A computed fold for a 71-nucleotide RNA from a Candidatus Staskawiczbacteria bacterium, annotated as transfer RNA.
Its Rfam family is "tRNA".
């Protein structure tokens, strides 16, 4: 250069048209002489950008970045 994948909270996932989940981590109560474990609660997220659609994390385009396979 050229094909294929994938980019979601801090971190690893998942959701593939209808307003975004689980875990573990973060903080806060709560148990304890105190820590840890446990338990109840918060906060935090769809790479950019442009298009379709009533309505985009999904579809489709172009950037970026990562992986992977050929030259």
């Nucleotide at each position: 250069g050229g094909g294929c994948c994938c980019g979601u909270g801090g971190u690893a996932u998942a959701g593939u048209g209808g307003c975004a989940a689980c875990a573990c981590a973060u903080c806060u109560c709560c148990u304890u002489u105190g820590c840890a474990a446990g338990g109840a609660g918060a906060a935090g997220c769809u790479g950019c950008g442009a298009g379709u659609u009533c309505g985009a994390u999904u579809c489709u385009c172009g950037c970026c970045g990562g992986g992977u396979c050929c030259a």

It was read from a public genome assembly. Lineage of the source: Bacteria > Bacteria candidate phyla > Candidatus Staskawicziibacteriota. The prediction has a mean pLDDT of 81.